[in-house]
RNA sequence: CGAAGCAGGCGAGACGAUCGCGGUCUGUAGCAAUGCAGGCUGAGGAAAGUCCGAGCUUCAGAGAGCAGGGUGCCUCCGAAAUGGAGGGCGGAGCGAUCCGACGGAAAGUGCAACAGAAAGUAUACCGCCUACGACCCACCGGGUCCGGCAAGGGUGAAACGGUGGUGUAAGAGACCACCAGCGGUCCGGGCGACCGGGCCGGCUCGGUAAACCCCACCUGAAGCAAGGUCAAAUAGGCAGGAAGGUGUUGCUCGCACCGAUUGACCUGCGGGUAGACCGCUAAGGCGGAAGGUGACUUCCACCUAAGAUGGAUGAUCGUCGUCCCGGCCUACUGCCGGGAUUACAGAACUCGGCUUACAGCCUGCUUUGGCGU
Numbered sequence: 001c002g003a004a005g006c007a008g009g010c011g012a013g014a015c016g017a018u019c020g021c022g023g024u025c026u027g028u029a030g031c032a033a034u035g036c037a038g039g040c041u042g043a044g045g046a047a048a049g050u051c052c053g054a055g056c057u058u059c060a061g062a063g064a065g066c067a068g069g070g071u072g073c074c075u076c077c078g079a080a081a082u083g084g085a086g087g088g089c090g091g092a093g094c095g096a097u098c099c100g101a102c103g104g105a106a107a108g109u110g111c112a113a114c115a116g117a118a119a120g121u122a123u124a125c126c127g128c129c130u131a132c133g134a135c136c137c138a139c140c141g142g143g144u145c146c147g148g149c150a151a152g153g154g155u156g157a158a159a160c161g162g163u164g165g166u167g168u169a170a171g172a173g174a175c176c177a178c179c180a181g182c183g184g185u186c187c188g189g190g191c192g193a194c195c196g197g198g199c200c201g202g203c204u205c206g207g208u209a210a211a212c213c214c215c216a217c218c219u220g221a222a223g224c225a226a227g228g229u230c231a232a233a234u235a236g237g238c239a240g241g242a243a244g245g246u247g248u249u250g251c252u253c254g255c256a257c258c259g260a261u262u263g264a265c266c267u268g269c270g271g272g273u274a275g276a277c278c279g280c281u282a283a284g285g286c287g288g289a290a291g292g293u294g295a296c297u298u299c300c301a302c303c304u305a306a307g308a309u310g311g312a313u314g315a316u317c318g319u320c321g322u323c324c325c326g327g328c329c330u331a332c333u334g335c336c337g338g339g340a341u342u343a344c345a346g347a348a349c350u351c352g353g354c355u356u357a358c359a360g361c362c363u364g365c366u367u368u369g370g371c372g373u
Base pairs, nucleotide, nucleotide: 001369002368003367004366005365006364007363008362009361010360013320014319015318016317017316018315019314021042022041023040024039025038026037027036028035029034044344048355049354051353052352053351054350055349056223057222058221059220068219069218070217071216072215073087074086075085076084077083088102089100090099091098092097103214104213108212109211110208111207125153126152127149128148129147133145134144135143136142137141161179162178163177164176165175166174180204182201183200184199185198186197187196188195189194227278228277229276230275237269238268239267240266241265244258245257246256247255248254284303285302287300288299289298290297291296321341322340323339324338325337326336327335328334
């Protein structure tokens, strides 16, 4: 000077003016609704997808089992998680680094397009062989049939270990040596996954389980439109009164008793709706210190931080900054003019994660090339 890998940060560019919106506090006017004035505050790194887990709420639930669903190397962290950290193993890359649902395919079942002879206790297209048996030509041999083989070629993503030798008619773990892999056992290291090594064994047992399945472990359902509190008008429900009658005295009031059914009237009660409020200060945020490789934990201090409910968080202008284009002398720099100021997106109970989208930038570390000294 390039090319890469990883980690992190910012992300209406900043400030000002004018107009406007939601929330809240104070003052003021008003019975109240609300108005006016002023102060403070008002989207995100993903608020998104709603994929996973919880808090919280309501409902359900003796106990056990089955079904269904989920998870699946080890240790640790975490309230938990299809979460995270560190490691092991496998794979990709020269490397930094990245990727992996990573239990079981020598329990059983299923599946594998095309090609290919054959896709699995399989198979023979080309090929190799003619020893054994039969026949013919015929005679140091050649051919045919019945056959033998799977070494080599070919197909495929994948074809029943690899190399070398023995062996044979040709061949083959048929046999042998070494290697790889599998099973068993022993020793050493590690908390563990696992790693390193010794010995023995039969000689090789294909792929696929986010296919059925087997094994181990886990597992109630619905979700803030959950749910709770207050509570109007109208209609309906329930309870009481009252209208009326009788008696007490002739009348009125009062008092006592009766007062069916329906409707109206009055009073009260309770439920639900409109509406209002709570739920919304928490596994919370931020800063510092300590411990730990790290995820994270502990302690101390400070803070309350959008809260709408047809859903606020906006618009215009100016200055500066940034970027692009053109010009002023080629370049650096500077000046002038013009343009842009742009991404993904957008709260709705909250939190922890995961995944996905993203204009323009900034910072640090690492790897790998080239050049110069």

Predicted 3D model of a 373-nucleotide RNA (Bacterial RNase P class A) from a Candidatus Zixiibacteriota bacterium. It matches the Rfam family "Bacterial RNase P class A". It is annotated as a ribozyme. Rfam's curators write: Ribonuclease P (RNase P) is a ubiquitous endoribonuclease, found in archaea, bacteria and eukarya as well as chloroplasts and mitochondria. Its family is annotated with dimeric ribonuclease P complex, ribonuclease P activity and tRNA processing in the Gene Ontology. It was read from a public genome assembly, where an Rfam model found it.